Predicted 3D model of a 332-nucleotide part of an RNA (large-subunit ribosomal RNA, domain IV) from a hydrothermal vent metagenome.
[in-house]
Context: one part of a larger RNA
């Protein structure tokens, strides 16, 4: 000096991101115990008192119950008796120490807020959580050879089930609620019209040439049938266009100007745009940039915290508000 321990005057978090670590609390018995609450809890709430040894209480209360007796439906049955063993408390008196659950082992507690209802699950080896799951809710698909999934197939799961069932998606107990928009995208339904593939169809056109005509005798022009290359009109499904529905489908939920007898503000009015202009509730929030917003509380002093306000840069309804309980990791 380091590591691991022990003790510490006066102070008691002044340390630090943070009471990290340490200390403190601690068993048993008795008293006593708030808000809130889904009446179960909260609760070991909190907060107090006692605790050793000896004598008496006490060959006590209590517990267990051998042997025996009576009854008997003969049962591992019922009743009586109580040997032996075990064995307190309350209370009274006494003794010792600084100290009696004498060592060891054995909850610190309370208040308020955020998030997630809960018990559970998770990053084996830096994260246990507010993440996942969950019971409950909703939508949607599926009538059975079900939908869906695996497989080329056979076949299998679903299910030896059958809509109170099974698959998919979202939300996440309970209580109170869940507003407006179907213009876009998606999905569902519709079939009148428009568009439209293969296919059918074969109007028309081209190539070839028996032949015919002309010829400068080299060729040139026309050209049936057949073969062949193309090919118009017309017919032609779903889809798309179109017409409706649907938001616990994906999603979205405005601006400007004026106005009240102080001022300020605007219940009110005007105007533009939109599919509709954010309702209830909450709100500087796990969301607020400006921001250490402003006011109140707590402190001598508070960028954090709690309660309000609302000017919500950029909350908001399967979402929010409430209750009980639990408490983030790394780097600088």
């Nucleotide at each position: 000096u380091c590591a691991u321990g022990g003790u510490u005057a006066a102070g008691g978090a002044a340390c630090u991101c943070g009471g990290c670590a340490a200390a403190a609390u601690g068993g048993c018995c008795c008293c006593g115990u708030a808000a809130c609450u889904u009446c179960g809890g909260g609760a070991g709430a909190a907060g107090g008192g006692g605790u050793g040894c000896c004598c008496u209480u006490a060959u006590u209360a209590g517990g267990u119950g051998g042997a025996g007796a009576u009854c008997u439906u003969c049962g591992c049955g019922a009743u009586c008796c109580g040997a032996g063993c075990u064995g307190a408390a309350c209370a009274g008196g006494g003794c010792c120490g600084c100290a009696g659950u004498g060592a060891a082992g054995a909850g610190g507690c309370c208040c308020a807020a955020u998030c997630g209802a809960c018990u559970g699950u998770u990053u084996a080896a830096c994260a246990a959580a507010a993440a996942c799951a969950c019971a409950g809710g909703u939508c949607u698909a599926u009538g059975c050879u079900a939908a869906g999934u695996c497989g080329u197939a056979a076949g299998a799961c679903g299910a030896a089930a059958u809509a109170u069932a099974u698959g998919g998606a979202c939300u996440g107990a309970c209580a109170c609620c869940u507003g407006c928009c179907c213009g876009g995208u998606g999905c569902c339904g519709g079939a009148a019209g428009g568009u439209u593939a293969a296919a059918u169809g074969g109007a028309g056109a081209g190539g070839u040439u028996a032949g015919u005509a002309c010829u400068u005798c080299g060729g040139u022009a026309c050209g049936a049938a057949g073969c062949u290359u193309u090919g118009a009109a017309a017919u032609g499904a779903a889809g798309c266009c179109c017409c409706g529905g649907u938001a616990a489908a994906c999603g979205g939920c405005g601006g400007c100007c004026g106005u009240a007898a102080c001022u300020a503000u605007a219940a009110c009015g005007g105007u533009c745009c939109u599919a509709a202009g954010g309702u209830a509730g909450c709100g500087a929030a796990a969301u607020u940039c400006c921001u250490u917003g402003u006011c109140g509380g707590g402190u001598a002093a508070g960028u954090u915290c709690c309660g309000a306000c609302c000017u919500g840069c950029a909350c908001g309804a399967a979402u929010g508000a409430c209750c009980a309980u639990g408490a983030c990791c790394c780097c600088a």
The coordinates come from a structure-prediction model, not an experiment, and the mean pLDDT is 80. The full RNA is in RNAcentral, with records from SILVA. Its Rfam family is "Bacterial large subunit ribosomal RNA".